[in-house]
């Protein structure tokens, strides 16, 4: 240099004939429940505004196709297999 897979909340990993972004699990916080702890159970848990309801944005960047794109197409970035 080439071809193939791959990047999504704090970690881990789902969501593909294009149609509710973050299911599920583990972390973390609070509560329960203990003399106290563990264990177990409930609720929370992306950012931003907003007193609440709720609006808006976000899936490595950055564009394009679409009535809509994590998903199709383009070029970069970073990883990891092969092959040279």
């Nucleotide at each position: 240099g080439g071809u193939c897979c791959g990047g999504u909340g704090g970690u881990g990993g789902a969501a593909u004939u294009g149609g509710u972004a973050u299911a599920c699990a583990c972390g973390c916080a609070a509560c329960a429940c203990u003399u106290a702890a563990a264990a177990u159970g409930u609720u929370g848990u992306c950012u931003g505004c907003u007193u609440u309801c709720g609006c808006a944005g976000g899936u490595g960047c950055g564009g394009g196709u679409u009535c809509g794109a994590u998903u199709c197409c383009c070029g970069c970035c970073c990883g990891g297999a092969c092959c040279a």

A computed fold for an 84-nucleotide RNA from a Patescibacteria group bacterium, annotated as transfer RNA. Rfam family: tRNA. By type it is a transfer RNA. Model confidence (mean pLDDT): 80 of 100. The sequence is in RNAcentral, with records from ENA.